[in-house]
RNA sequence: GCCCUUAUAGUUCAAUGGAUAGAACAACGCACUCCUAACGCGUAGAUCUAGGUUCGAUUCCUAGUAAGGGCA
Numbered sequence: 001g002c003c004c005u006u007a008u009a010g011u012u013c014a015a016u017g018g019a020u021a022g023a024a025c026a027a028c029g030c031a032c033u034c035c036u037a038a039c040g041c042g043u044a045g046a047u048c049u050a051g052g053u054u055c056g057a058u059u060c061c062u063a064g065u066a067a068g069g070g071c072a
Stems, first nucleotide, its partner, number of pairs: 001071007010025004018055001027043004048064005
């Protein structure tokens, strides 16, 4: 230098054009307990950036950024 893959919550992953973006763990609150833990109930929390296509984009296209891999 060229090519490929990936980027979603604090972490690990779903959602492949139509919704209020879902779950587990973690966090916080409540309940339970003599206390703590565990178990139970609840709350908040996310689409890498900028354009484009579309009635509608997490999803498709382009460029960029970052991470990983391959070739030279």

The prediction has a mean pLDDT of 82.
This is a predicted structure of a 72-nucleotide RNA (transfer RNA) from a Candidatus Nomurabacteria bacterium.
The RNAcentral record of the sequence draws on ENA.
The organism belongs to Candidatus Nomuraibacteriota, within Bacteria.
Its Rfam family is "tRNA". About the family: Transfer RNA (tRNA) molecules are approximately 80 nucleotides in length.